[in-house]
RNA sequence: GCGGCUGUUGUCUAGUGGUUAGGAUACCAGCUUGCCAAGCUGGUGGCCCGGGUUCAAAUCCCGGCAGCCGCA
Numbered sequence: 001g002c003g004g005c006u007g008u009u010g011u012c013u014a015g016u017g018g019u020u021a022g023g024a025u026a027c028c029a030g031c032u033u034g035c036c037a038a039g040c041u042g043g044u045g046g047c048c049c050g051g052g053u054u055c056a057a058a059u060c061c062c063g064g065c066a067g068c069c070g071c072a
Base pairs, nucleotide, nucleotide: 001071002070003069004068005067006066007065010025011024012023013022018055027043028042029041030040031039048064049063050062051061052060
């Protein structure tokens, strides 16, 4: 330099055009307990960036950035 794959909350992950973006874990609060842990209930927090298509985009298209793999 060229090609391919990936990018969703602190972490892991589902979502293949229309439902409030779902789950696990972590964190916070409450309940429980002599205390801790465990358990139960509730809560906070997310679509890598910019543009386009569409009535409607996490999802499709283009460009960029980052990571991984391959070729030279």
Transfer RNA from Candidatus Iainarchaeum sp., 72 nucleotides, folded computationally.
The coordinates come from a structure-prediction model, not an experiment, and the mean pLDDT is 80.
Rfam family: tRNA. The family's RNA type in Rfam is transfer RNA.